[in-house]
Context: one part of a larger RNA
RNA sequence: UUGGUUAUAAAGUGUCUAUAGGUGGCUUUUCAAGUCCGUCGUCAAAUCCCAGGGCUUAACCCUGGACAAACAUUGGAAACUACCAAGCUGGAGUGUGGUAGGGGUAGAAGUAAUUUCUAGUGGAGUGGUGAAAUGUGCUAAGAUUGGGAAGAACACCAAUAGGUGAAAGCACUUUGUUGUGCCGUAACUGAAACUUAGAGAUGGAAGCUAGGGGAGAAAUUGGGAUUAGAGACCCUAGUAGUCCUAUUCUUAAAUGAUGGAUAUUAAGUGUUGUGUGUAUCAACCCAUAUAGUACUGCAGCUAAUGUGCUAAGUAUCCCACCUGGGAAGUACAUUUGUAAUGAAACUA
Numbered sequence: 001u002u003g004g005u006u007a008u009a010a011a012g013u014g015u016c017u018a019u020a021g022g023u024g025g026c027u028u029u030u031c032a033a034g035u036c037c038g039u040c041g042u043c044a045a046a047u048c049c050c051a052g053g054g055c056u057u058a059a060c061c062c063u064g065g066a067c068a069a070a071c072a073u074u075g076g077a078a079a080c081u082a083c084c085a086a087g088c089u090g091g092a093g094u095g096u097g098g099u100a101g102g103g104g105u106a107g108a109a110g111u112a113a114u115u116u117c118u119a120g121u122g123g124a125g126u127g128g129u130g131a132a133a134u135g136u137g138c139u140a141a142g143a144u145u146g147g148g149a150a151g152a153a154c155a156c157c158a159a160u161a162g163g164u165g166a167a168a169g170c171a172c173u174u175u176g177u178u179g180u181g182c183c184g185u186a187a188c189u190g191a192a193a194c195u196u197a198g199a200g201a202u203g204g205a206a207g208c209u210a211g212g213g214g215a216g217a218a219a220u221u222g223g224g225a226u227u228a229g230a231g232a233c234c235c236u237a238g239u240a241g242u243c244c245u246a247u248u249c250u251u252a253a254a255u256g257a258u259g260g261a262u263a264u265u266a267a268g269u270g271u272u273g274u275g276u277g278u279a280u281c282a283a284c285c286c287a288u289a290u291a292g293u294a295c296u297g298c299a300g301c302u303a304a305u306g307u308g309c310u311a312a313g314u315a316u317c318c319c320a321c322c323u324g325g326g327a328a329g330u331a332c333a334u335u336u337g338u339a340a341u342g343a344a345a346c347u348a
Base pairs, nucleotide, nucleotide: 004322006320007305008304012319014202015201016200017199021195022194023193025088026087027086028085033081034080035077036076037075038074041071042070049065050064051063052062053061054060092189093188094187095185096184097183098182099181103178104177105176106175107174108173110154111153114150115149116148117147118146119145120144121143125136126135163170164169207248209246210245211244212243216242221237222236223235224234259318260317261316262315263314264313267296268295269294270293271292272291273290274289275288276287277286300307301306324347325346
């Protein structure tokens, strides 16, 4: 390299946009580069293969003959690919009529709870645990009532079969602004498509920088317990950070452990959005189409588990990745740190 793979055994980039490249719908021409057919020449000898022969046989040796493939010459074919020219509408996109939603972003207002401050009532405990103690309290706690402040988070609705976004993610209410999907229609463009190395964008949490903020809970830390010890689990106190603004960082079991696109292949049961028919006072119901999202399951596939129109089935195209174990996702770059890339000795 071929071949075989990538849910769980090694292996799908976290996700998207998109360049080069690769691949590419239907019809009719042109051309002859690829492709196919023939011709001419070359491809030393030996070797290999076939036939015959010689050493007593064999190995070995001798004679003759190729096949196939390649390259170049030359003449044709025109289905397929490419090219040239012209068209088509089914893929794709635009328009248009609807519609759904925790999609994004900026602002405003709100709610329970918690903590705290203040004032009153009251007067000995409270808090915590398996049991305790540290802690806190007569300088008036805990409890209870009135008033104020702060920060963070949004119960129920809510779905273990819901929605939406490329993914990360997104949920109190409301306003502005903005992106997208889906369904119907069939007016327009007329293959303008798919995938995508490199590149760019985005990317939970934690962390870093600067400035704010800081209620709760809480790495590190102090103390009390437990214990042989306890650097832990339990308790008490509590810092960074958690929140906001502006940067940076670029990693996760970033998971569906399943790359994207297209076509196709039994049924049945739900549910979300939309359309049509039917039905009705209306909503449901029923039938059907389409885009999601779930469950059971035939065939098939699979080592099995399982998967099964949302494939891990049947096929095509493109990208990424894997190749015994271990060292190791380590070493190695002129300081420090993070990520990316990424070996070897050894062993079998």